[in-house]
Context: one part of a larger RNA
RNA sequence: UUGGGCAUAAAGCGUCUGUAGGUGGCUUUUUAUAUCCAUUAUCAAAUCCCAGGGCUCAACCCUGGACAGGCAGUGGAAACUACCAAGCUGGAGUAUGGUAAAGGCAGAGGGAAUUUCCUGUGAAGCGUUGAAAUACGUAGAGAUCGGUAAGAACACUAACAGUGAAAGCACUCUAUUUGGCUGACACUGACACUGACAGAUGAAAGGUAGGGGAUCAAAUGGGAUUAGAUACCCAGUAGUUCUAGCCGUAAACAAUAGAUAUUAGGCAUUGUACAUAUCGACCCUUGCAGUGCAAUAUCUAACACAUUAAGUAUCCCACCUGGGAGUAUGUUUGCAAGAAUAAAACUC
Numbered sequence: 001u002u003g004g005g006c007a008u009a010a011a012g013c014g015u016c017u018g019u020a021g022g023u024g025g026c027u028u029u030u031u032a033u034a035u036c037c038a039u040u041a042u043c044a045a046a047u048c049c050c051a052g053g054g055c056u057c058a059a060c061c062c063u064g065g066a067c068a069g070g071c072a073g074u075g076g077a078a079a080c081u082a083c084c085a086a087g088c089u090g091g092a093g094u095a096u097g098g099u100a101a102a103g104g105c106a107g108a109g110g111g112a113a114u115u116u117c118c119u120g121u122g123a124a125g126c127g128u129u130g131a132a133a134u135a136c137g138u139a140g141a142g143a144u145c146g147g148u149a150a151g152a153a154c155a156c157u158a159a160c161a162g163u164g165a166a167a168g169c170a171c172u173c174u175a176u177u178u179g180g181c182u183g184a185c186a187c188u189g190a191c192a193c194u195g196a197c198a199g200a201u202g203a204a205a206g207g208u209a210g211g212g213g214a215u216c217a218a219a220u221g222g223g224a225u226u227a228g229a230u231a232c233c234c235a236g237u238a239g240u241u242c243u244a245g246c247c248g249u250a251a252a253c254a255a256u257a258g259a260u261a262u263u264a265g266g267c268a269u270u271g272u273a274c275a276u277a278u279c280g281a282c283c284c285u286u287g288c289a290g291u292g293c294a295a296u297a298u299c300u301a302a303c304a305c306a307u308u309a310a311g312u313a314u315c316c317c318a319c320c321u322g323g324g325a326g327u328a329u330g331u332u333u334g335c336a337a338g339a340a341u342a343a344a345a346c347u348c
Base pairs, nucleotide, nucleotide: 004320005319008302012317014201015200016199017198021194022193023192025088026087027086028085031082035077036076037075038074039073040072042070043069049065050064051063052062053061054060091191092188093187094186096183097182098181099180103177104176106174107173108172109171110154114150115149117147118146120144121143125136162169163168206246208244209243210242211241216239220235221234222233223232258315259314260313261312262311266293267292268291269290270289271288272287273286322347323346330341331340332339333338
């Protein structure tokens, strides 16, 4: 390399958009690019194979003959691929009527709790721990009543629920806006799938500048315990929050790329449409789109998966092949921290 793989053994890019490329619905026509058939020329000899012959046999040697295959010319075939032309509606999309939702973004409002501060009442403790001490407290703490200010997060509802490409998204209201699903069936007529490179987005932590700073809390200080005590307790700074840039990584997980088709049924649930029922809503039956549970066939090393496949097939992309090593070096990128790309010697 051929082959084989990628949930858990090595291996699916964190996610999406999309260029080149690869692949691509149905019907008819054209051409003959690819394809197939026939024939001609050629592909030195030797070798290999077949049939004979010669050394006593054999190895060896001699004579004759190909098959298959490559390239080129000529003549044909037209089902498939491709091309030309025309059409179709099932894939895809547009328009239209509905509809669900923590989808995004901006603004306004809200009440609990926490902490601070100001009074009142009150008087010796409080707080913490395995036990204590540090800490706080007669300059009146803790407890309790009333008030004040600030910042952050939104109890219950809450779900095995919903939604978004993923990261993610939940107090309430308003404005604006993206995508989805569904019903009739009007229009376009293959406009599709995937996608190297590229672009966009991307939790937390971290970084820059400016605000903010209630809580919690790396670092740090103190108190204990202990052989030690970076753990425990009391304090507490960055940070946690907002705005504008940067970073570009996670067990970014379903450890399962995307698309299409197909293969028993059952139960539950979300959205929607029809039918049915009814005073009405449920219930019952069915379709489409999701989300879950157990399970047959299949598949699997097993565990398990099982119409949301890890079954059966097709297309396209990424990736894998002991350690060394996601390291060295170089390059790109970044303010830095780092990130991305990515070997070899050696070893077994």
Small-subunit ribosomal RNA, central domain from Anisodus tanguticus, 348 nucleotides, folded computationally.
The RNAcentral record of the full RNA draws on SILVA.
Its Rfam family is "Bacterial small subunit ribosomal RNA".
Its mean pLDDT, the model's own confidence on a scale to 100, is 86.